[in-house]
Context: one part of a larger RNA
RNA sequence: GAGUGAACGCUGGCGGCGUGCUUAACACAUGCAAGUCGAACGGUAACAGAUACUUCGGUAUGCUGACGAGUGGCGAACGGGUGAGUAAUGUAUAGUUUAUUUGCCUCUUGGAGAGGGAUAGCCACUGGAAACGGUGAUUAAUACCUCAUAUACCUUUAUAUGUAGUGUAUAAGGGACCUUAGGACCUCGCACUAUUAGAUGAGCCCACGUCGGAUUAGCUUGUUGGUGAGGUAAGAGCUCACCAAGGCGACGAUCCGUAGCUGGUCUGAGAGGACGAUCAGCCACACUGGGACUGAGACACGGCCCAGACUCCUACGGGAGGCAGCAGUGGGGAAUAUUGGACAAUGGGCGCAAGCCUGAUCCAGCAAUACCGCGUGUGUGAAGAAGGCCUGCGGGUUGUAAAGCACUUUCAGUAGGGAAGAAAUGCUCAAGGUUAAUACCCUUGGGUCUUGACGUUACCUACAGAAGAAGCACCGGCCAACUCCGUGCCAGCAGCCGCGGUAAUACGGAGGGUGCAAGCGUUAAUC
Numbered sequence: 001g002a003g004u005g006a007a008c009g010c011u012g013g014c015g016g017c018g019u020g021c022u023u024a025a026c027a028c029a030u031g032c033a034a035g036u037c038g039a040a041c042g043g044u045a046a047c048a049g050a051u052a053c054u055u056c057g058g059u060a061u062g063c064u065g066a067c068g069a070g071u072g073g074c075g076a077a078c079g080g081g082u083g084a085g086u087a088a089u090g091u092a093u094a095g096u097u098u099a100u101u102u103g104c105c106u107c108u109u110g111g112a113g114a115g116g117g118a119u120a121g122c123c124a125c126u127g128g129a130a131a132c133g134g135u136g137a138u139u140a141a142u143a144c145c146u147c148a149u150a151u152a153c154c155u156u157u158a159u160a161u162g163u164a165g166u167g168u169a170u171a172a173g174g175g176a177c178c179u180u181a182g183g184a185c186c187u188c189g190c191a192c193u194a195u196u197a198g199a200u201g202a203g204c205c206c207a208c209g210u211c212g213g214a215u216u217a218g219c220u221u222g223u224u225g226g227u228g229a230g231g232u233a234a235g236a237g238c239u240c241a242c243c244a245a246g247g248c249g250a251c252g253a254u255c256c257g258u259a260g261c262u263g264g265u266c267u268g269a270g271a272g273g274a275c276g277a278u279c280a281g282c283c284a285c286a287c288u289g290g291g292a293c294u295g296a297g298a299c300a301c302g303g304c305c306c307a308g309a310c311u312c313c314u315a316c317g318g319g320a321g322g323c324a325g326c327a328g329u330g331g332g333g334a335a336u337a338u339u340g341g342a343c344a345a346u347g348g349g350c351g352c353a354a355g356c357c358u359g360a361u362c363c364a365g366c367a368a369u370a371c372c373g374c375g376u377g378u379g380u381g382a383a384g385a386a387g388g389c390c391u392g393c394g395g396g397u398u399g400u401a402a403a404g405c406a407c408u409u410u411c412a413g414u415a416g417g418g419a420a421g422a423a424a425u426g427c428u429c430a431a432g433g434u435u436a437a438u439a440c441c442c443u444u445g446g447g448u449c450u451u452g453a454c455g456u457u458a459c460c461u462a463c464a465g466a467a468g469a470a471g472c473a474c475c476g477g478c479c480a481a482c483u484c485c486g487u488g489c490c491a492g493c494a495g496c497c498g499c500g501g502u503a504a505u506a507c508g509g510a511g512g513g514u515g516c517a518a519g520c521g522u523u524a525a526u527c
Stems, first nucleotide, its partner, number of pairs: 001527002004524001006523005013374004018369001019367002021332001026330003030327003035074003040071002043067002047065003050061004081285003090210002093207001095206001098203001100202002105198002109194003113147004123136005154165002173187003178183001211257003218248003223245008260282004264275004287308005310321004338364001340363003346360001347358004377407004387398004411468001413463005421454001426448008471516005476497003482511005492499002
């Protein structure tokens, strides 16, 4: 000199744009943070409608819109947080590394036949303080099971132009024809099932790089390799049996300490050095330790089981919980914000869709915490006013500074106008595709009605009035800026040199000056 996720002191007008528990991975009250689908299903608790009855109070009927609880599907493995652990099962770079998998999505080729038994809910009875159950009866499915089909694919046996095994599910819309009025049947797009290729995601392997300590020199027995099994989606001591006795290490093994890694950030002419907040990629973790289940994917933050510590409820028999999600509380600390608004946009989940959910996100609030911009007036004005300070008493200085006069109105204030962020979806019309069909559905185009949290938005106009807006540090040298008074080695200052013991430009005050300015200084730590 530069720089900071800073803090402290004094001071403080506005706006834009970032950032904001670095400490206790300490403990957490309360609310919210993951739901959705009735176009999978049986149904009907609430609301609204309709119909019927009615004593005009209501009652009944799932009939309709819808839908609590339940079965089922998809999601919950994403998104969000934190950095405890980890010195290599991590990360970074690269490899034409491979023995693998991949729900949803795109593409290829087929299938989609025939049956069955349950179960939740509901109902009845019943246990328990509660959490939560138990028994019986009954019912549905895109839940579950069996059979058939198998040329494709996979597996097994195994080499026969073979054998055996593995699969399925429908719901919605429309209608010429048939009809027992349910529907068969046809069509359309969705879903299902087998399969091909892809895309995306993931798993595994190898090379090289990746902090300090030798006052850590030896380490290792599933250890190193082989054979054979098992296991996995998949290679492998990954696991096991047997066999061999290997493997690593001064190019630092092992041990100890410290630490998430990177893109990057800061500094520096560079080489380097320090750091790894925000943003982005990867990893790890979710009260502590362990385990598996489900699933395409987890050994799963807001799932399950076991153990532990802690907290809470209890009728003492037994139960409940996990903010390193967003807010918020206590605690720790020099120190770090609101128990806010909205799904309008972007994105995500579910759904045919409308839509619902979304503390992701977008916004607002708080903080001069950083950076940037603007303002706190402009011109004129010498009687060089008064006052202050100094004085050699003549004057000098504060100082064109003020007052006065003439203007302007940024910003703030008040009033009015007013973009963009909005694209869609829906409705309707037309054309094309599909089809037996002018239905339905899909695609494209036109028209139309709307959809904004921010928001009293940005921006523009008008109004009034200089009106509401300057401080902080320093002035001995380094280092820009000097005098007086007080003090008297005292009180004090100080980054270094050093000032102070009666004329202190170094202490304290005043006047004046210098520097920066909504900031200025100090402290800390980095180059």